[in-house]
Molecule: TPP riboswitch aptamer (THI element)
Organism: Candidatus Poribacteria bacterium
RNA sequence: UCCUGCCGUUAGGGGUGCAUCGUGAUAACGAUGCUGAGAAGAUACCCUCGGAACCUGAACUGGGUAAUACCAGCGUAGGGAAACGGUAGAAAAAUUGA
Numbered sequence: 001u002c003c004u005g006c007c008g009u010u011a012g013g014g015g016u017g018c019a020u021c022g023u024g025a026u027a028a029c030g031a032u033g034c035u036g037a038g039a040a041g042a043u044a045c046c047c048u049c050g051g052a053a054c055c056u057g058a059a060c061u062g063g064g065u066a067a068u069a070c071c072a073g074c075g076u077a078g079g080g081a082a083a084c085g086g087u088a089g090a091a092a093a094a095u096u097g098a
Stems, first nucleotide, its partner, number of pairs: 001098002003089008011048004017034007054079003060073004
């Protein structure tokens, strides 16, 4: 000086669906249930380039469900938001994480 893991700071990115019931009247609000880290009590949660957080393809394909972007595929696809600080660095006769 660099790398990797962990922690943190600052900054940034992202999603918020499905079903039933009630109020209401077709907008919205509330309660309960399903999956999930998160389903808007958000000063949360997840993700930030070795980037499946998330978006596009997509009213996609297969399976499954009460139903849903529920699960899997698609996916070596196309996009997608970073800097710094702290700390640690197994074993192997022999040296340091390099």